[in-house]
């Protein structure tokens, strides 16, 4: 430098262009003689920026990053 593909919580992973959802983590209580499990709640997010629509995580488009393959 060039192509493809990939970007959603702290980790993984949904979401048919209509209210972001689910495990797990953390934190709080409950529960125990103490823990651990187990039970409730509570936290947290769509890589930026702009187009398109009444509405965009979703679709274009430039921009970042990150795997791959070329070279």
């Nucleotide at each position: 430098g060039g192509u493809u593909c990939c970007g959603u919580a702290g980790u993984a992973u949904a979401a048919u262009g209509g209210c972001a959802g689910u495990a797990u983590g953390u934190u709080a209580g409950c529960c125990u003689a103490c823990g651990a499990a187990g039970c409730u709640a509570a936290u947290g997010g769509u890589c930026g920026g702009g187009g398109u629509u009444c509405g965009a995580a979703u679709c274009c488009c430039c921009g970042c990053g990150g795997u791959a393959c070329c070279u």